The prediction has a mean pLDDT of 79. This is a predicted structure of a 392-nucleotide RNA (Bacterial RNase P class A) from an Actinomycetota bacterium. It matches the Rfam family "Bacterial RNase P class A". From the family's description: Ribonuclease P (RNase P) is a ubiquitous endoribonuclease, found in archaea, bacteria and eukarya as well as chloroplasts and mitochondria. It is annotated as a ribozyme. The organism belongs to Actinomycetota, within Bacteria. The model forms 93% of the base pairs in the Rfam consensus.

[in-house]
RNA sequence: CGAGUCGGGUGGGUGGCCGCGGCUCGGGCCUUCGGGCACCGGGUCGAGGAACGUCCGGACUCCACAGGGCAGGGUGCUGGGUAACGCCCAGUCGGGGUGACCCGGGGAAAGUGCCACAGAAAACAGACCGCCGAUGGCGGGCCAGUCUCCGGAGUGGCCCGCACAGGCAAGGGUGAAACGGUGCGGUAAGAGCGCACCAGCGCUCGGGGUGACCCGGGCGGCUCGGCAAACCCCACCCGGAGCAAGGCCGCGCAGGGACUGGGUGGCCCGCCCAACAGUCCCGGGUAGGCCGCACGAGGCGGCGGGCAACCGCCGUCCCAGAUGGAUGGCCACCACCCGACGCCGGACGACCGGCCCGGGUACAGAAUCCGGCGUACAGCCCGACUCGUCUC
Repeated sequence: CGAGUCGGGUGGGUGGCCGCGGCUCGGGCCUUCGGGCACCGGGUCGAGGAACGUCCGGACUCCACAGGGCAGGGUGCUGGGUAACGCCCAGUCGGGGUGACCCGGGGAAAGUGCCACAGAAAACAGACCGCCGAUGGCGGGCCAGUCUCCGGAGUGGCCCGCACAGGCAAGGGUGAAACGGUGCGGUAAGAGCGCACCAGCGCUCGGGGUGACCCGGGCGGCUCGGCAAACCCCACCCGGAGCAAGGCCGCGCAGGGACUGGGUGGCCCGCCCAACAGUCCCGGGUAGGCCGCACGAGGCGGCGGGCAACCGCCGUCCCAGAUGGAUGGCCACCACCCGACGCCGGACGACCGGCCCGGGUACAGAAUCCGGCGUACAGCCCGACUCGUCUC
């Protein structure tokens, strides 16, 4: 200097004019003297890292059983963190990458199922090309010997050929994947058939670690695909609804019928509440106001513990609460980014910088509140690490 990986921050600023919401103080007006107001003024506070998705987990509220079971759903290595989690941290194993780093994690000898096409064959299978053909078979030649009716008939050995029977799964081919790898021996040719080393598996012994796992020794048959985000098996976890939860006040009307049952996902058991109660169906009325409503598993700073996530202690701060739903509109300047023509400067120039001019400034807005994950995000800034090149 270039390329990359991981983490963090910000995401416009200033001024002027007009206009918003909460709280509070003062004034003004009204008052049934409790207080009220849509008026005026002062002070003060006023959107996010994601407020988005609604994918997880909770807090809180209600249902008098939330207790057990079936069905159903979720998670899935080990240890830790947390209120909890499917999250976060650390570790370990497997995979990708030169690397920094990134992705993933129960079980395939409990069973069922799938692996298209190609290929001989895709789970205990198999011969397309090919190799052998010692043994048997077929054909030919040579030698020897026996018999002979002298035409020939048998026998033994050797050689050559065929590749028929038979043998092979080592070599080649197909495929994402082919029933261990390399080498030597052996064989007719071969094959863990045997041996050496390696990987894997089983048994066993020792060492390290809380553990998942890791390291090493011995013995052994030689070797026992993939997919479970397929059904399934195993382990652990899970009451239900949700702020339109749930309370209080006000206004208002019109009841009728059915059933003995009803109880917040389905079913069963249990339990509870009833039978002048209740449940269901049809019909009518109201839709207003207040609370919930923001002090929190809270923010910031310091110290300590821990590899870390995080935890403890001390101090300090209060930082939106709307309800047709608040922070906006206009103007000017600045900042950052992009881009020509022209001009100026560094260099002859390509190129670089400045001026003028023009354009742009992301994703996106609370609605009960938190912890997380996922997704979106123009531009700018900071840090650590990896690889490459050059110079000293």